Predicted 3D model of a 163-nucleotide RNA (glmS glucosamine-6-phosphate activated ribozyme aptamer) from Parablautia intestinalis. The coordinates come from a structure-prediction model, not an experiment, and the mean pLDDT is 78. It matches the Rfam family "glmS glucosamine-6-phosphate activated ribozyme aptamer". From the family's description: This entry contains a glucosamine-6-phosphate activated ribozyme that is found in the mRNA for GlmS. GlmS is an enzyme that uses fructose-6-phosphate and glutamine to generate glucosamine-6-phosphate. The model forms 86% of the base pairs in the Rfam consensus.
RNA sequence: UUCCCUCAUUUAGCGCCAUGGCCUUUUACAUAGAGAUAGGAAAGGCUGACGAGGUAAAGGGUGAUCGAAAAUUCGGCGGAUGCUCUUUCGUAUCGCCUCCGGUGCGUGAUAUACCGGCAAAUAUGCGGGUAACUGCAAAACAAAUACGGUAUAACGGAGGCAA
Numbered sequence: 001u002u003c004c005c006u007c008a009u010u011u012a013g014c015g016c017c018a019u020g021g022c023c024u025u026u027u028a029c030a031u032a033g034a035g036a037u038a039g040g041a042a043a044g045g046c047u048g049a050c051g052a053g054g055u056a057a058a059g060g061g062u063g064a065u066c067g068a069a070a071a072u073u074c075g076g077c078g079g080a081u082g083c084u085c086u087u088u089c090g091u092a093u094c095g096c097c098u099c100c101g102g103u104g105c106g107u108g109a110u111a112u113a114c115c116g117g118c119a120a121a122u123a124u125g126c127g128g129g130u131a132a133c134u135g136c137a138a139a140a141c142a143a144a145u146a147c148g149g150u151a152u153a154a155c156g157g158a159g160g161c162a163a
Stems, first nucleotide, its partner, number of pairs: 014078004020047008029039001031038002050067003056088007089106005095161007110153007124137005
């Protein structure tokens, strides 16, 4: 350094591929240049998304939230907890309970609006490489979701209970 086996942990900005871009060396070349060089060619390398957030069950469809970075995070393939429809289950909704239904949600389980609050890459430091780049550590600074707070708006029927 490679291969095999076993165990544990981690993993959906998750995994894979160099179309493209960049670096080094050489150059015998259609070309430009006085020349250095540029371009072309050859060989060898580097480069692939920064975190937050996210799964009731089965099936179908679709092909998936939020911002950071001045930004190839381009492009392609695969996958995915997203969205939507049907059903089941659960939950919220009447002063309380049970049953049946309506409406909305999904286990921190009603909707809307407003306010609040929560990162990493990085700066930087220490290393590797001629270089492109790369390893480890790491300040600060987000938005959405859940969450916390305020306000507004929210259903019926039957039976029973309480006042």